[in-house]
Molecule: small-subunit ribosomal RNA
Organism: uncultured Bacteroidales bacterium
RNA sequence: ACAAUGAAGAGUUUGAUCCUGGCUCAGGAUGAACGCUAGCUACGGGCUUAACACAUGCAAGUCGAGGGGCAUCAUGAACUAGCAAUAGUUUGAUGGCGACCGGCGCACGGGUGAGUAACGCGUAUCCAACCUGUCCCUAACUCGGGUAUAGGCUUUCGAAAGAAAGAUUAAUCCCCGAUAGUACAUAUUUCUCGCAUGAUUGAUAUGUUAAAGGUUUUUCCGGUUAUGGAGGGGGAUGCGUUCCAUUAGAUAGACGGUAAGGUAACGGCUUACCGUGUCAUCGAUGGAUAGGGGUUCUGCGAGGAAUGUCCCCCACAUUGGAACUGAGACACGGUCCAAACUCCUACGGGAGGCAGCAGUGAGGAAUAUUGGUCAAUGGGCGCAAGCCUGAACCGGCCACGUAGCGUGAAGGACGACUGCCUUAUGGGUUGUAAACUUCUUUUUCAGGGGAAUAAAUGUAUCCGCGUGCCGGAUAUUUGCAUGUACCCUGCGAAUCAGCAUCGGCUAACUCCGUGCCAGCAGCCGCGGUAAUACGGAGGAUGCAGGCGUUAUCCGGAUUUAUUGGGCUUAAAGGGUGCGUAGGCGGGACGUCAGGUCAGUCGUGAAAACUCAGGGCUUAACCUUGAGCGUGCGAUUGAAACCGUCGUUCUUGAGUAUGGACAAGGUGGGCGGAAUUCGUGGUGUAGCGGUGAAAUGCUUAGAUAUCACGAGGAACUCCGAUUGCGUAGGCAGCUCACUGGGGCAUAACUGACGCUGAGGCACGAAAGUGCGGUUAUCAAACAGGAUUAGAUACCCUGGUAGUCCGCACCGUAAACGAUGAAUACCCGCCGUCUGCGAUACACAGCAGGCGGUCUCGCGAAAGCAUUGAGUAUUCCGCCUGGGGAGUACGCCGGCAACGGUGAAACUCAAAGGAAUUGACGGGGGCCCGCACAAGCGGAGGAACAUGUGGUUUAAUUCGAUGAUACGCGCGGAACCUUACCCGGGCUUGAAUUGUGCUUGAAGGAUGUUGAAAGACAUCUGUCGCAAGACAAGUACAAAGGUGCUGCAUGGUUGUCGUCAGCUCGUGCCGUGAGGUGUCGGCUUAAGUGCCAUAACGAGCGCAACCCCUUCUGCCGGUUGCCAUCGCGUGAUGGCGGGCACUCCGGCGGUACUGCCGUCGUAAGAUGCGAGGAAGGUGGGGAUGACGUCAAAUCAGCACGGCCCUUACGUCCGGGGCUACACACGUGUUACAAUGGGCGGUACAGCGGGCAGCGCGGCGGCGACGCUUAGCAAAUCUCGAAAACCGCUCCCAGUUCGGAUCGAAGUCUGCAACUCGACUUCGUGAAGCCGGAUUCGCUAGUAAUCGCACAUCAGCCACGGCGCGGUGAAUACGUUCCCGGGCCUUGUACACACCGCCCGUCAAGCCAUGGGAGUCUGGGGUACCUGAAGGACGCGUCUGUCACAGGAGCGUACUAGGGUAAAUCCGGCGACCGGGGCUAAGUCGUAACAAGGUAGCCGUACCGGAAGGUGCGGCUGGAACACCUCCUUU
Repeated sequence: ACAAUGAAGAGUUUGAUCCUGGCUCAGGAUGAACGCUAGCUACGGGCUUAACACAUGCAAGUCGAGGGGCAUCAUGAACUAGCAAUAGUUUGAUGGCGACCGGCGCACGGGUGAGUAACGCGUAUCCAACCUGUCCCUAACUCGGGUAUAGGCUUUCGAAAGAAAGAUUAAUCCCCGAUAGUACAUAUUUCUCGCAUGAUUGAUAUGUUAAAGGUUUUUCCGGUUAUGGAGGGGGAUGCGUUCCAUUAGAUAGACGGUAAGGUAACGGCUUACCGUGUCAUCGAUGGAUAGGGGUUCUGCGAGGAAUGUCCCCCACAUUGGAACUGAGACACGGUCCAAACUCCUACGGGAGGCAGCAGUGAGGAAUAUUGGUCAAUGGGCGCAAGCCUGAACCGGCCACGUAGCGUGAAGGACGACUGCCUUAUGGGUUGUAAACUUCUUUUUCAGGGGAAUAAAUGUAUCCGCGUGCCGGAUAUUUGCAUGUACCCUGCGAAUCAGCAUCGGCUAACUCCGUGCCAGCAGCCGCGGUAAUACGGAGGAUGCAGGCGUUAUCCGGAUUUAUUGGGCUUAAAGGGUGCGUAGGCGGGACGUCAGGUCAGUCGUGAAAACUCAGGGCUUAACCUUGAGCGUGCGAUUGAAACCGUCGUUCUUGAGUAUGGACAAGGUGGGCGGAAUUCGUGGUGUAGCGGUGAAAUGCUUAGAUAUCACGAGGAACUCCGAUUGCGUAGGCAGCUCACUGGGGCAUAACUGACGCUGAGGCACGAAAGUGCGGUUAUCAAACAGGAUUAGAUACCCUGGUAGUCCGCACCGUAAACGAUGAAUACCCGCCGUCUGCGAUACACAGCAGGCGGUCUCGCGAAAGCAUUGAGUAUUCCGCCUGGGGAGUACGCCGGCAACGGUGAAACUCAAAGGAAUUGACGGGGGCCCGCACAAGCGGAGGAACAUGUGGUUUAAUUCGAUGAUACGCGCGGAACCUUACCCGGGCUUGAAUUGUGCUUGAAGGAUGUUGAAAGACAUCUGUCGCAAGACAAGUACAAAGGUGCUGCAUGGUUGUCGUCAGCUCGUGCCGUGAGGUGUCGGCUUAAGUGCCAUAACGAGCGCAACCCCUUCUGCCGGUUGCCAUCGCGUGAUGGCGGGCACUCCGGCGGUACUGCCGUCGUAAGAUGCGAGGAAGGUGGGGAUGACGUCAAAUCAGCACGGCCCUUACGUCCGGGGCUACACACGUGUUACAAUGGGCGGUACAGCGGGCAGCGCGGCGGCGACGCUUAGCAAAUCUCGAAAACCGCUCCCAGUUCGGAUCGAAGUCUGCAACUCGACUUCGUGAAGCCGGAUUCGCUAGUAAUCGCACAUCAGCCACGGCGCGGUGAAUACGUUCCCGGGCCUUGUACACACCGCCCGUCAAGCCAUGGGAGUCUGGGGUACCUGAAGGACGCGUCUGUCACAGGAGCGUACUAGGGUAAAUCCGGCGACCGGGGCUAAGUCGUAACAAGGUAGCCGUACCGGAAGGUGCGGCUGGAACACCUCCUUU
């Protein structure tokens, strides 16, 4: 370079972010099971559980060409029944053959995986230490004899199984003799070879061992000995082969040697003797689990998991033991013994072993036929034919899997009907889907044809020659499956679709039902009345003869990380050092070739897998070849690196010498100050203590003060990011002893080094033991306070302890939360020590202690030559949170406790850093009638009014901290009215449309009734017509102050008229975000100015708008009247005028513009000027982004739900006005700054025709009668306080007016419940108001009246406006409340009304201990001991043979029994803690300075969180100071 191959993520912690980290999902797979569904074919697969028990049948026989024979069958022959037919008898003569002797086979094939952690398996090597039937090659031989025994026969015993005796008999049965060497044994010698023991060739001598015959008659099949081969087996060794150390020591044939025995063979394999070894942290021994491999699944791979089907090996055959036979077994369908179980029995005794194929029961979620055939392949026997073969080949059952096919195809819009949805009569969707037309016939069904699998063998004929039962040719025989596969014909779309899902992950959405219920759920999570998440429907998506669920494995998971992770704060560095094993290790030269690398050879079975081909119509499947099999071994080389050995070097390391350094350690001695105590003096009433107090001490003289004395403990200042030490730690001075690192010199050694599992030593405080000492302080404890309580904080006391000696303990936030060592990698600043001759100077070198920063790293905070950077080596440690540093076990300790250290169960998080908010009994700055300074009130009284509560038939409903309560209501006697009682109506009280009927409706009168209404009589339309109008009736739309303000619109309150809230682009940050908007100054203001990685902009602020204050111009009626005139009792009443006032339209004026001072500027300031007004002149309207699920469905609108002869509607009456009480808001007062009486004066905003009403008259008055004027600058409604007089004289009054009585007026259909007003009378409480609390900063507060809306009237003292009179005070921002900005902490984010801890109580769950009790496992000791082979004896039997056998004995042993221990487990009264569970109890420990900073270790105490003491840490806030850095 070409080619090939090839690795995907998502959800979930948060308000949001990045990280760490777990949980979960998407994929593939399966001997599967379950649910729903199901047409076919091919190829595969099918007890994973009880190695549980088994009825029945079959699974190993064969050979007559080994043998004696003849039960059975057949044939022949003979005989008998006169012959035939037929029947019977005899006959081994023939085909054959039961049983028997003999041979071979039965050790293969088939099943299963219990045991086994082992040379069992895998791989490689070895056997010079071995065996081998049948088969093949080769050589030689096959001679002569003999005795038994089964069977059959005759008897006996027994139910049976079976057994026994006698006579007789055969063999390829057995025995004897002969022969024999390249066999075997012994001895001598020789050749060649091997790593060694040793093996091998040749020669010689002596000794020993063989055989079987049969037959179809000529050949075959056999037999014996021996060599070799092939295949099979046995043995040995290297390497590999699960988990637990909470299993650390194990072992007596155990390890070795000598000798013997035994074996096919080596060997403690066995025995005797001798020695005392052997194995083990590189994991022995013990326990648990498990057949191993080829391979299979998954994965990019490395790996991880599995070992079913097929193949190889092993082991087993009811359990245990044992041998026999044999080439081969210690034998699945053999034997013996023991045990358990089942069966038969005449009770005496016997029989059995499906983990072979079918099948049965049981177990279980679960796994098939008591089928066919030996046709093929293979096996056994046989010369062969052949027989046997549940091996095998086939069929059956099962969607269990893989692959293939089908259920139709093309056209077809009125986009049909139904269904579903809808914004609703329109549309969408189902949907080209259907109907319908045309086409096809795979498949199904019917009919017909019809293979291959057969090669060979056998039989018959012929041919060839190499003459063999050799080869060839022809014909013929043999097919279970099967009339199957396949092919043809016919009919006809005809016979054929389901399952799961549809919130995100994850493809696919709507309606209805339900209402935290029912239910879903893999994770997150859905469901509390509008559920795409539950159930149904419609639709959609995915896959499809299947689809889902469950279980398990791998993957994703780099989440055990070799590839390929980490340890400051997330889990994780051992408290520190020394050091053993181990691991790793400087420069040079040589050596070997162990590691390493390269080539070659052998092996790595087949199947599987991959690739290229081939065969079944295709595919799955089958098949050929190649690759792969990454390994192991052998051999030949290479020599860089690692290693071995040797030589050498000095830079690592160490030593030496020199002068310095330090709170390094240990032991002595000495010192002064202070506390306390004692004695004495002076002195007198308190002291002490606290937030404030009290306990305590004190007239028996304290405290205070002076002197003297005693004793113990600790060392002020110096003192410091100072120094020393490995860490813990170390501080007065001095002496002695002693350790250390650093610097300088470069003399010596020559890699002596680094790290360090176990091990050893040191190790704060507390604590323990013994002894001493005890001044202070001080757990516990006591008392006093505080408090709801106070087992605390505070105070007064006070014991252990604190101190010393000796000995334990061995832990801390033992921290730099950062293991040790080496090398490299920018700078600057400070400081300590040494050197640089000296030095107060400094620029060099080395070693420490600190600060800041570049690169780099990091999730970030941060680290940064003292690394958390770049690399290497070694050790320790981590793998989600809780349970738990707990339990059990073991080790240590006097104890307290320490070390090691789980699981069940439970959760989907726990956590780190940083961000934005919010909050803080954190900090800084600032503002506000927030406080303060003032004035007047509320809270006390009576009344009014609203609310709560209570009551009621109803007291309609709403509003409830601030932000409800004289609020909705700006007018509840009826009405209003929504509530209650009663009486009526049902297309309805109101509105609209259509059809039909009637001609009315209306009016009048009457009856009834509480009224509504009902009924009766009389009267009664218009238009030429269509029709209009009205009523009734029918239909369609009604109606609802019924519910939901948490479904909504709109509107409103509040924070707040507070100064904030955002955006674009850029920049910074991985990101959420930040910057801008921060900082300094300033402002009422995010108002401006300056500065500035920001530059600009928007909504807010301000301004623009309205009223008011000054003024100019214009215009004058209803306003005004200066001048001129008329007139009156009087008045702008009139003429006239528009100057003034005033009215109302347009303008002007104010901007820190000017001056002084301060300031860079913005701006601030001045008894400044000017001006009507001065720094926003005063007031109003105007309310940013948002907060409170704030208020309102009863103002209105509106989704959904609900009622429909009533939850609608009409009417009468009642209620909303109740009344023990509580609260809010007001009115009137309590009086002399006043009350009463009289007189007198001055407004403005406004209203008026069903009205305002002058004037006049009447009435004490409310008011009445009458009436001018006025739809209004024209008429009308109209002031009070004030002022001027008189009176009252401090009283419950000439204050105050409630309440009550009487009489009236007015409105209205109607004043009883329930109106207002008037007059007369009555004359209550109340003498200024507790805690607390409200308003107000100037024309304001206070005070005085007036008008208006609503309205018939009015409960108005309310609301909203108007004018009159008209103050006081603000030093100031410490504090209270609210707000704004910056900063800080946070475990809060529903945001402090947050979060959250522990006891107690309740339910559930798993677990530890536990008197005991029960099962099981493996050992030990002792007793007993079957079969069996070995050994011994051999009385008895017996042989040609002291061959053999029976029998007896010995040791070994399965099994059984006994005993003491041990291990695992089950149950267990009761005891202990733990976990989980919307709304239980007690407190409030933690998070903010969490209200006493928290936490760690330890000790004591306490209901509980916890408190306190001692020592430690910062992972503490705030303040102050110091130091340093950057810049100038």